Annotation: A computed fold for an 87-nucleotide RNA from Pseudomonas flexibilis, annotated as transfer RNA. Lineage of the source: Bacteria > Pseudomonadati > Pseudomonadales > Pseudomonadaceae > Pseudomonas. The coordinates come from a structure-prediction model, not an experiment, and the mean pLDDT is 80. Rfam family: tRNA.
[in-house]
RNA sequence: GGGGAGAUGCCGGAGUGGUCGAACGGGACGGAUUCGAAAUCCGUUGUGUCCUCACGGGCACCUAGGGUUCAAAUCCCUAUCUCCCCG
Numbered sequence: 001g002g003g004g005a006g007a008u009g010c011c012g013g014a015g016u017g018g019u020c021g022a023a024c025g026g027g028a029c030g031g032a033u034u035c036g037a038a039a040u041c042c043g044u045u046g047u048g049u050c051c052u053c054a055c056g057g058g059c060a061c062c063u064a065g066g067g068u069u070c071a072a073a074u075c076c077c078u079a080u081c082u083c084c085c086c087g
Base pairs, nucleotide, nucleotide: 001086002085003084004083005082006081007080010026011025012024018070027045028044029043030042031041032040046061047060048059049058050057051056063079064078065077066076067075
């Protein structure tokens, strides 16, 4: 220099146009159980911003920036980073 694969929440990881801020597993937090733990069971669990006294709710965000589309994590372009192959 050329080619290929990949980047998703605290971590792993599925999802390849619509019901998906996102399955599933782990972790964490709260609860049940226990004399107390472990194990087990139940519930909750991203960030920013806006509305609300609060409860609660809206919108945006799937590496970054553009584009296509009624609609994009998903398709196209560019860039960054990681891994593999070729020279």